[in-house]
Molecule: transfer RNA
Organism: uncultured Erysipelotrichaceae bacterium
RNA sequence: CGGGAUGUAGCGCAGCUUGGUUACCGCGUCUGCUUUGGGAGCAGAAGAUCGCCGGUUCGAAUCCGGCCAUCCCGA
Numbered sequence: 001c002g003g004g005a006u007g008u009a010g011c012g013c014a015g016c017u018u019g020g021u022u023a024c025c026g027c028g029u030c031u032g033c034u035u036u037g038g039g040a041g042c043a044g045a046a047g048a049u050c051g052c053c054g055g056u057u058c059g060a061a062u063c064c065g066g067c068c069a070u071c072c073c074g075a
Stems, first nucleotide, its partner, number of pairs: 001074007010027003020058001029045005051067005
């Protein structure tokens, strides 16, 4: 320098192909119940403006362009 992959909640992931109401699930966190207490179990809740900036569209995590970070391959 060229090509490819990945980036979504504290952590790990799905959703992208085929744009559409409130972004899925597990772990964790918080509250309550239960227990002498803890743990386990049960019930409930909070937590994301989808890496950043633009564009297209009535509508973008999703499509398009640029950039950034990490990893891989090539030179």